Background
A computed fold for a 473-nucleotide part of an RNA from an uncultured organism, annotated as small-subunit ribosomal RNA, 3' major domain. The RNAcentral record of the full RNA draws on Greengenes.

[in-house]
Context: one part of a larger RNA
């Protein structure tokens, strides 16, 4: 000086309470232990692993096995040498590869591609995150961590940072052997709410004209919008309170108040916290193999237990028909209007569209009308047989879609446990990356609908300061 206390004090955090929905039970989907296997590649394991590396494991991807094969291989520079590159058929063989055969000698002459031969430089996703760089999670968006100079202490150190007040905040004001300063906190940057100029192939009968009614057209920049620049908010007025900071107000103005709401952004440091398999590298080790090519398997096993989610257990609801209203965002190896053919998946024809112009595209809950009348049901859809579409060299091991029939458990969940304080929970549907396809119920974005409740801080769990006791460091 700090750490810790089932010391006391003072103060927060959806931390308890107050509320809403959930998971723990069931199917199934995925991820873990674990057991099996030839192999079930590896990594990540309290909070901080466990729909996590995976933003796409039928081959590839792959690192794993089991066979087959190759040797300084594949690949790359450089010398040398030969040849256009390359094509065609054929033999063995799972391919990888060997074997043979045929037609071939490019060139704007600088070179360019293949073979064989030297020379270098190999090559490991082999171990070691306890040798390391970079990057991350975690306390924690927590307010705190420190540093000059000066003072004080023998010294470790302390002061400043402690006090009183306030705030989200070591925020800011007071007062203090201190007086500053820097890293953090705020701004500063980016969405978003109003709104003013500038811009008008999206947008408007707003006023006009035409009109096959669709801004379809000629025409207009007022409006929505779009997007490049500004303006707007400071507790700035007002009242109460106070020395000040700053506090309250269903004051006033205002589109918005008291940090308007949201995002980037994460101080000194903690856990020898994660990663040597994103890369990089020191060390060690393997070199006819722990390296390199292929086929096939596997990473998709299954008596089990765990998370993480999907779908229900149904009437504020299921089926059936008509009717609205979105926002992000993607498209030429693509998106496909639209017509035809199918019960459909999907398929044939095929406009447009390098897109504020065309298309994906239907938003879905919602609302209108009508059937179901409580019952394992016209709830639920597992499984599971049957026909079929799709990509793709192949859908057995393992693919996603459609039709038909089959309908399992399940009638709101134990003892525990989560999440959320508003345009939030809840509930609805949409696009995106990854990609041929897709096991997506998952990630990451959009935007419709839109709740209750916080008495208050006793106690549970984090966590700030300052103070107390310690036989810890």
């Nucleotide at each position: 000086u700090g750490a810790c206390g089932g010391g006391g004090g003072u103060c927060c955090g959806c931390a308890c309470a107050a509320g809403c929905g959930g998971u723990g039970g069931a199917g199934c989907a995925u991820g873990u232990g674990g057991u099996u296997u030839a192999a079930u590649u590896c990594g990540a394991u309290g909070a901080u692993a466990c729909g996590c590396g995976a933003g796409g494991a039928a081959c590839c991807u792959u690192a794993c096995c089991u066979g087959g094969g190759c040797u300084a291989a594949a690949u790359c520079a450089c010398g040398g040498u030969g040849g256009a590159a390359g094509u065609u058929u054929c033999c063995a063989g799972a391919a990888a590869u060997g074997g043979a055969u045929u037609c071939g000698c490019c060139u704007u002459c600088g070179g360019g591609c293949c073979g064989c031969c030297g020379u270098g430089a190999a090559g490991g996703u082999g171990c070691u995150g306890c040798a390391u760089g970079g990057c991350u999670g975690u306390c924690g968006u927590c307010a705190g961590c420190u540093c000059g100079u000066g003072c004080c202490g023998u010294g470790a150190g302390g002061u400043g940072u402690u006090g009183g007040g306030u705030u989200a905040a070591g925020u800011c004001c007071c007062g203090c052997a201190a007086c500053g300063a820097g890293c953090g906190c705020a701004a500063c940057c980016c969405c978003u709410a109003c709104u003013g100029c500038c811009a008008g192939u999206u947008g408007c009968c707003a006023g006009c004209a035409u009109u096959u009614c669709g801004g379809a057209u000629g025409g207009g920049g007022a409006c929505u919008c779009u997007g490049g620049c500004g303006g707007a908010a400071c507790u700035g007025c007002c009242u109460a309170c106070g020395c000040a900071a700053g506090u309250a107000g269903a004051g006033a103005g205002g589109a918005a108040g008291g940090c308007g709401g949201g995002g980037a952004c994460g101080a000194c440091g903690u856990c020898a916290a994660g990663u040597c398999a994103u890369c990089a590298u020191g060390g060690c080790c393997c070199u006819u193999a722990c390296g390199c090519c292929c086929a096939g398997g596997g990473c998709g096993a299954c008596a089990c237990a765990c998370g993480u989610g999907c779908u229900a257990c149904a009437a504020u609801g299921g089926g059936c028909g008509g009717c609205a209203c979105a926002a992000u965002g993607g498209g030429u190896c693509g998106c496909g209007a639209g017509c035809c053919a199918g019960c459909a998946a999907u398929g044939g024809c095929a406009a447009g569209c390098c897109a504020a112009u065309c298309c994906c595209a239907a938003a879905a809950a919602g609302c209108c009308g009508u059937u179901c009348u409580c019952a394992g049901u016209u709830c639920g859809g597992a499984u599971c047989g049957g026909g079929g579409g799709c990509u793709g060299c192949a859908a057995c091991c393992c693919g996603c879609c459609c039709c038909c029939g089959u309908g399992a458990a399940g009638c709101c969940g134990g003892a525990a446990u989560c999440g959320c304080u508003a345009g939030u929970a809840a509930u609805c549907g949409c696009a995106u990356a990854u990609c041929a396809g897709c096991c997506a119920u998952g990630a990451u974005g959009c935007g419709g609908u839109g709740a209750a409740u916080a008495c208050g801080u006793u106690c549970c769990c984090g966590g700030a300061c300052a103070u107390u006791g310690u036989a810890c460091a």